A computed fold for a 75-nucleotide RNA from Deltaproteobacteria bacterium RIFCSPHIGHO2_02_FULL_40_11, annotated as transfer RNA. Rfam family: tRNA. Rfam classes the family as a transfer RNA. RNAcentral holds the sequence, with entries from ENA. The coordinates come from a structure-prediction model, not an experiment, and the mean pLDDT is 81. The organism belongs to Deltaproteobacteria, within Bacteria.
RNA sequence: GUCCCCUUCGUCUAGCCCGGUCCAGGACACCUCCCUUUCACGGAGAAAACACGGGUUCAAAUCCCGUAGGGGACA
Numbered sequence: 001g002u003c004c005c006c007u008u009c010g011u012c013u014a015g016c017c018c019g020g021u022c023c024a025g026g027a028c029a030c031c032u033c034c035c036u037u038u039c040a041c042g043g044a045g046a047a048a049a050c051a052c053g054g055g056u057u058c059a060a061a062u063c064c065c066g067u068a069g070g071g072g073a074c075a
Stems, first nucleotide, its partner, number of pairs: 001074007010028004020058001031045004051067005
């Protein structure tokens, strides 16, 4: 230099290929309540995320372009 892949709650991860239903789902952790003499365990609930910018579309986490970060192949 060329090409390819990845980026989603605090952490891990599904959904992306093939756009749509509701509030983007699940596990663990944290928080609140219940249970218990108390803790643990168990039960219920809440909060929490689509890397950034633009485009297409009635509608974008999903498709397209660019940027940033990370990884890889070739030279």